[in-house]
C1' cells in the first nucleotide's frame, strides 16, 4: 500500500428496509428459619462517525476512524 471481515445496553450476541432479539449483570417480588438453586416484574441501547438514497435505514450506496486477517 491493496483486499476481505467486523464495531450493536456493564459483558456476550439474533436480526437481507417497517417502533432492535436473547443471554448474562443488576434492582425489586414469590419461594426459605435464612441462604443458594428457581421463579415473575422492572431497570439497562445516540446500533462506531459522517454523508447519500428511501415515505421509513442497524439494515442499501459512498466516505472517515479503530480492530483482525491476508497479499505485497
Nucleotide at each position: 500500500g491493496g483486499c476481505u471481515c467486523g464495531a450493536a445496553g456493564g459483558u456476550c450476541u439474533a436480526g437481507u428496509g417497517g417502533u432492535a432479539u436473547g443471554a448474562u449483570u443488576c434492582u425489586c417480588g414469590c419461594u426459605u428459619c435464612g441462604g443458594a438453586u428457581g421463579u415473575g416484574a422492572g431497570a439497562g441501547g445516540u446500533c462506531u462517525c459522517g454523508g447519500g438514497u428511501u415515505c421509513a435505514a442497524a439494515u442499501c450506496c459512498c466516505g472517515g476512524u479503530c480492530g483482525a486477517g491476508c497479499c505485497c
Notes: Predicted 3D model of a 72-nucleotide RNA (transfer RNA) from Araneus ventricosus. It matches the Rfam family "tRNA". Rfam classes the family as a transfer RNA. Rfam links the family to the GO term triplet codon-amino acid adaptor activity. The RNAcentral record of the sequence draws on ENA and Rfam. Lineage of the source: Eukaryota > Arthropoda > Chelicerata > Araneidae > Araneus.